[in-house]
Context: one part of a larger RNA
């Protein structure tokens, strides 16, 4: 000088548009953040109206309603959202590779959807517990669950020739195995379901290069390096195991130990370079600590589960029940970082044929000069150059045309009308933001300036206090009686809704 996820001091009008726990990956009261389908299935209420009947207690019927509910089932909940702990590693980054892989919804080509069986939640009865919540006996459907057939093509094992070379395609035999579900609608039908194949996006292994400091870390290593063979995976492998051989890795820095999430950018340079990854986009990890699996296309799963273990809550002491690094809010830390706010109108996701539900994602709105960008805080005229203040060599000089006055304007403001765009492809409906942003129009200089600095560096001087004292100070240095360096006051220089200190970068 430039930059800053600042912070603290003084001051602070507006408006746009960003940003806003860098600290304790500390603890969390309390709401909200994941549901949705009746066009998969089977139960199925109340309360209130009306009405019969009545011992006046009720009882029964009709609507409420095939709603509400809860339950099977079926897709989602692996996205989306936070965070940066841990990772110096195939994590990231960039080029490859998969003849070693998977892939639910989507699309595209294809061949099918035959016939039968047992259960089971809900519900009904019974028991247990204080509570979570559990047992026991009885019913019942389904696109839930299981057999049976059927199998172009597919999957296992094989023949035979052949293209190609790692476990691949295409042909032709053989022998074994494997499918499925219905719904809806007057009717056409609609969209499901199964196999194959392809394709799109996704993903999961492997390789090459690259990626911070320490040698006051120099030797590391036994599932370690490699075979064989098996087991395990969607799949390659010591991924695991058994058994056989000693071998792998390292000054071209293994190993250890210290930092750290990595790019795209971002800041700073004229560049090279350096320094950093907040916001925004991708990748990676991690969701209270440590481990495990289960489900599933897809997790070893932040708002599932099982085990442990700290913590906290609840008990009837027998047992149980939670996990804000989601959004808001709260306590502690800390210089320090907001609102327990509106909308689902857009935009995007999940489900549903839809209608429509959900959706702290998002889209607004609150706060904070915390950034950047604009705008204002008035504008012309006005000299006996007022009055006051300061400084004087006493003659004046300067604040200063500044101020009063006088004409004017209306940006912001005030009131009061009018009022959007954002909505979405036939029309109609549909805005949280917001009666906002805009326009018109009333009113009226009114409500709107300070903050450092003036010895050099480095723009800007005087006067008075004060006396190595108070005290300034980035460096040089000031100050011990006339201090341009202290404190004040005049004057002036610099930026200006800021302005100056500190911290950190270049």
């Nucleotide at each position: 000088g430039a930059a800053u996820c600042a912070a603290c001091g003084c001051u602070g009008g507006c408006g746009g548009c960003g940003u806003g726990c860098c600290u304790a990956a500390c603890a969390c009261a309390u709401g909200c953040a994941a549901g949705u389908c009746g066009a998969a299935c089977g139960c199925g209420a109340a309360a209130g109206a009306a009405g019969u009947c009545u011992u006046c207690g009720g009882a029964c019927c009709u609507u409420g309603a095939g709603u509400a509910g809860a339950g099977u089932g079926g897709c989602g909940a692996a996205c989306g959202g936070g965070u940066g702990a841990g990772u110096a590693a195939c994590g990231c980054g960039u080029g490859g590779g998969u003849g070693a892989u998977c892939u639910g919804c989507c699309c595209u080509u294809u061949g099918g959807u035959g016939g039968g069986g047992g259960a089971u939640a809900a519900c009904c009865c019974g028991g247990g517990g204080a509570a979570a919540c559990c047992c026991g006996g009885g019913c019942u459907a389904a696109u839930a669950c299981c057999g049976c057939a059927u199998a172009a093509g597919c999957c296992u094992u094989u023949g035979a020739g052949g293209c190609c070379a790692a476990g691949g395609g295409a042909c032709u035999g053989a022998a074994g195995g494997g499918a499925a579900a219905g719904u809806u609608u007057u009717u056409g039908u609609u969209u499901g379901c199964c196999g194959a194949a392809g394709g799109a996006g996704g993903a999961g292994c492997c390789c090459g290069c690259g990626u911070c400091c320490g040698a006051u870390u120099a030797g590391u290593u036994a599932g370690u390096u490699g075979g064989c063979g098996a087991g395990g995976u969607a799949a390659u492998g010591g991924c695991u195991c058994a058994c056989c051989a000693a071998g792998a890795c390292a000054a071209c820095g293994a190993u250890c130990g210290g930092u750290a999430g990595c790019c795209g950018g971002u800041c700073u340079g004229a560049g090279a370079g350096g320094a950093c990854g907040g916001a925004c986009g991708g990748c990676c990890a991690c969701a209270c600590u440590g481990g495990g699996a289960c489900u599933g296309a897809g997790a070893c799963a932040c708002g599932g589960c099982c085990c442990a273990g700290a913590c906290u809550c609840c008990u009837a002491c027998g047992g149980g029940a939670g996990g804000c690094a989601g959004c808001a809010g709260u306590g502690g830390g800390g210089a320090a970082u907001u609102u327990u706010g509106g909308g689902c109108a857009a935009u995007g996701g999940g489900g549903g044929c839809a209608a429509c539900c959900c959706u702290g994602a998002c889209c607004c709105a609150g706060c904070a000069a915390c950034g950047c960008c604009g705008c204002g805080u008035g504008g012309a005229g006005g000299a006996u150059g007022a009055a006051g203040g300061c400084c004087c060599u006493c003659g004046g000089g300067u604040c200063g045309u500044a101020a009063a006055c006088u004409c004017c304007u209306g940006u912001c403001c005030u009131a009061g009308g009018g009022g959007a765009a954002g909505a979405a492809a036939a029309a109609a409906a549909u805005g949280a933001c917001g009666g906002u942003a805009c326009c018109c129009u009333u009113g009226g200089a009114g409500g709107a300036a300070g903050c450092c600095c003036c010895g050099g560096c480095u723009a800007a001087c005087u006067c008075c206090g004060u006396g190595c004292c108070a005290g300034c100070a980035g460096c040089c240095g000031c100050g011990g009686u006339a201090a341009g360096a202290c404190g004040g006051g005049g004057g002036g220089g610099g930026c200006g809704a800021g302005c100056g200190u500190u911290g950190u970068u270049c």
Molecule: small-subunit ribosomal RNA, 5' domain
Organism: uncultured prokaryote